[in-house]
Context: one part of a larger RNA
RNA sequence: GAGUAACGAUAAUGGGGGUGAAAAGCCCCCACGCCGAAAGCCCAAGGUUUCCUCGCGCAACGUUCAUCGGCGCAGGGUUAGUCGGUCCCUAAGGCGAGGCGGAAACGCGUAGUCGAUGGGAAGCUGGUUAAUAUUCCAGCACCGCUCGUGAUUGCGAUGGAGUGACGGAGAAGGCUAGGUGUACCGGGCGUUGGUUGUCCCGGGGAAAGGCGGUAGGUGGAUCCCUUAGGCAAAUCCGGGGGAUCAUACACCGAGCACCGAGACGAGCCCUUCUGGGCGAAGUCACUGAUGCCACGCUUCCAGGAAAAGCUUCUAAGCUUCAGAUCACGAGGACCGUACCGUAAACCGACACAGGUAGGCAGGGUGAGAAUCCCAAGGCGCUU
Numbered sequence: 001g002a003g004u005a006a007c008g009a010u011a012a013u014g015g016g017g018g019u020g021a022a023a024a025g026c027c028c029c030c031a032c033g034c035c036g037a038a039a040g041c042c043c044a045a046g047g048u049u050u051c052c053u054c055g056c057g058c059a060a061c062g063u064u065c066a067u068c069g070g071c072g073c074a075g076g077g078u079u080a081g082u083c084g085g086u087c088c089c090u091a092a093g094g095c096g097a098g099g100c101g102g103a104a105a106c107g108c109g110u111a112g113u114c115g116a117u118g119g120g121a122a123g124c125u126g127g128u129u130a131a132u133a134u135u136c137c138a139g140c141a142c143c144g145c146u147c148g149u150g151a152u153u154g155c156g157a158u159g160g161a162g163u164g165a166c167g168g169a170g171a172a173g174g175c176u177a178g179g180u181g182u183a184c185c186g187g188g189c190g191u192u193g194g195u196u197g198u199c200c201c202g203g204g205g206a207a208a209g210g211c212g213g214u215a216g217g218u219g220g221a222u223c224c225c226u227u228a229g230g231c232a233a234a235u236c237c238g239g240g241g242g243a244u245c246a247u248a249c250a251c252c253g254a255g256c257a258c259c260g261a262g263a264c265g266a267g268c269c270c271u272u273c274u275g276g277g278c279g280a281a282g283u284c285a286c287u288g289a290u291g292c293c294a295c296g297c298u299u300c301c302a303g304g305a306a307a308a309g310c311u312u313c314u315a316a317g318c319u320u321c322a323g324a325u326c327a328c329g330a331g332g333a334c335c336g337u338a339c340c341g342u343a344a345a346c347c348g349a350c351a352c353a354g355g356u357a358g359g360c361a362g363g364g365u366g367a368g369a370a371u372c373c374c375a376a377g378g379c380g381c382u383u
Stems, first nucleotide, its partner, number of pairs: 013031006032380004040360003046340002050338001051076003055073003061069002081142002083336003087120003093114003099108003123140005143332001145331009154318002159313005167300004173293003178287004184203005189197001209259002212256001216252004220245008229237002264282001267278004301304001346355002362374003
């Protein structure tokens, strides 16, 4: 220079009360304003205690103040057979016994073995904490493996076969979530002229699972004979022939009905002021998805993972055993789980107008997830 620029989005504050040494900024209440395909909610990565405290603090950190805080100190907090991982399986890719190449270092690569961003068993609703909950509690469910008991019984794989199993676009249908209104239920009658009325305000609801198998979709189906194929075998699959049926047979299948259903519930009552108790109606109509049926259907060319698993077939073998099926009983370990997560907690040296995958998607307007205004919810961006 200079007590100058700046104090980081122009979403916005004002009043009352409280605490306190002190309050524009902290807490509570009221009013106002802002977001609302977000500036709300869930969740992955990443962070790693930042979470909670009616515990105590304010030196420093906070672009001001601070009694406040993602700050300092202390104490507390993360509960799983079913959520995710581990696990089983494989993709790109990695490693790689032997092997091949190389003077070597090492490179490549078979069998294998790893490797999710993909495939694979099973849980919902309600309640509860200051802080966890599909994990605790209540109620009602479900799954696979091992062992035991009982009953019945042709079982058996690292092999064969089927399934798993998949693209783009488009169209129509059946539904549901959701929404709007309503029967009905509860409350109200106006501090300002009117308001017992066709008035106003609030409510008007629920899962997994079990059982039935609907709208619809898919396959021709069942039986017999035969068979140079499926590296051996096969009753399985494939090839050939025949009979019957196809308004059949089998499988898939939303929704819906019933059970689950004693919950929840506007409000009311009691109260030690924070807990406890009671509890009405809970119907119908319209609308309606980008969700479900659907891995469906139609169509197109660029022709759209693999393996485990599951089903089935036999081989070796076992056949008083073992194994299989059914019922009942016991067991179901380990790791993650707090909190932030379009952000003051991640990546940007910062409490930085930048960046950050996925899911949810209310009302009015509207073709719309646009726009503007609002709900739930969250904020007024630390001078």
Overview:
RNAcentral holds the full RNA, with entries from SILVA. A computed fold for a 383-nucleotide part of an RNA from a sludge metagenome, annotated as large-subunit ribosomal RNA, domain III. The coordinates come from a structure-prediction model, not an experiment, and the mean pLDDT is 81.